About this RNA: c-di-AMP riboswitch aptamer (ydaO/yuaA leader) from a soil metagenome, 157 nucleotides, folded computationally. The RNAcentral record of the sequence draws on MGnify.

RNA sequence: GGCCUAAAUCCGAUCUCCAGGGAGACGGAUGCGGGGGACCCAACACAGCGUGCUUGCUUGACACAAGCGCUCUGCGGGGCGAAUCCACGAAGAGUUCGUGGUAGGGCGGCUUCCCAGCCCGAGCCCGUCAGCUAACCUCGUCGGCCUGAGCGGAAGG
Numbered sequence: 001g002g003c004c005u006a007a008a009u010c011c012g013a014u015c016u017c018c019a020g021g022g023a024g025a026c027g028g029a030u031g032c033g034g035g036g037g038a039c040c041c042a043a044c045a046c047a048g049c050g051u052g053c054u055u056g057c058u059u060g061a062c063a064c065a066a067g068c069g070c071u072c073u074g075c076g077g078g079g080c081g082a083a084u085c086c087a088c089g090a091a092g093a094g095u096u097c098g099u100g101g102u103a104g105g106g107c108g109g110c111u112u113c114c115c116a117g118c119c120c121g122a123g124c125c126c127g128u129c130a131g132c133u134a135a136c137c138u139c140g141u142c143g144g145c146c147u148g149a150g151c152g153g154a155a156g157g
Stems, first nucleotide, its partner, number of pairs: 001146004008030005014025005031141006041131001046074003050070007076129001077126004085101007104120004110156005115150001
């Protein structure tokens, strides 16, 4: 000096360390980012047993079928992030690992756009609970990389 990420800047009559003046802790502000949270709108699922009503079938009823409702039981659900989904294989056991792809995301070096090319496609959290959501409430501001780049194109500076 540049990159990913919200993850940066400033201030302090406080404390600590080095002793020019800086660094850190803590606190505050600003900026950036996340969550909760009305009206309205949206949504109110699936499966199993039982049960009530309506319709069909029937001489009529039961049974059966369809629809609507009720009780109980089973299955939870959600957030940050680009990071989701699929196929195959292996182990062994309802999961783990591997390979290939994929929704999506990043870089491409003065800036924006386009392209060649190169990468990522993870991980973590809440704890039975949260749709959207004005007012309002609340939280985060970490961490990880690179060192003359592709004598690329267009426009600008």

Source information:
Its Rfam family is "c-di-AMP riboswitch aptamer (ydaO/yuaA leader)". Rfam links the family to the GO terms regulation of gene expression and cyclic-di-AMP binding.